RNAcentral holds the sequence, with entries from Rfam. Predicted 3D model of a 72-nucleotide RNA (transfer RNA) from Thiosulfativibrio zosterae. Its mean pLDDT, the model's own confidence on a scale to 100, is 83. NCBI's taxonomy places the organism under Bacteria, Pseudomonadati, Gammaproteobacteria, Piscirickettsiaceae, Thiosulfativibrio.
Parts: sequence; C1' cells; structure tokens
RNA sequence: GCGGGUAUCGUAUAUUGGCUAUUACCUCGGCCUUCCAAGCCGAUGAGAGGAGUUCGAUUCUCCUUACCCGCU
Repeated sequence: GCGGGUAUCGUAUAUUGGCUAUUACCUCGGCCUUCCAAGCCGAUGAGAGGAGUUCGAUUCUCCUUACCCGCU
C1' cells in the first nucleotide's frame, strides 16, 4: 500500500428496517435475616464519528477513526 472483518449501558451480549433497544454480571434501593452472605423484587445506565437512502436506520450505502486477520 491492497483486501476482508469488528465497533451497542462500566463489562459481556441479543436485536438484519417499526426502538419506548434484550439479557446476565456490576452499581444503587427495597424485602428477607439478630447482622453479613445467599435469595427475591425494582431502578440507573448504551448503538465509534459524519453524510446519504427511507414515512421510519443499531440495521442499508459512502467516507473517516480505532482494533483484528490476510496479502504485498
């Protein structure tokens, strides 16, 4: 330099056009317990950046950025 792939709550993940975005752990609150742990219930918190297509984009297209793989 060329080609391919990945990017979603703090972490790991689901979601291939209808999102008010899933689940688990963590965190916080409550219940339970003499207290703690465990268990149960609830809450907080997310689409790498930009543009385009569309009634509607995490999803499709293009560019950029970061990382991974291969070729040279």
Its Rfam family is "tRNA".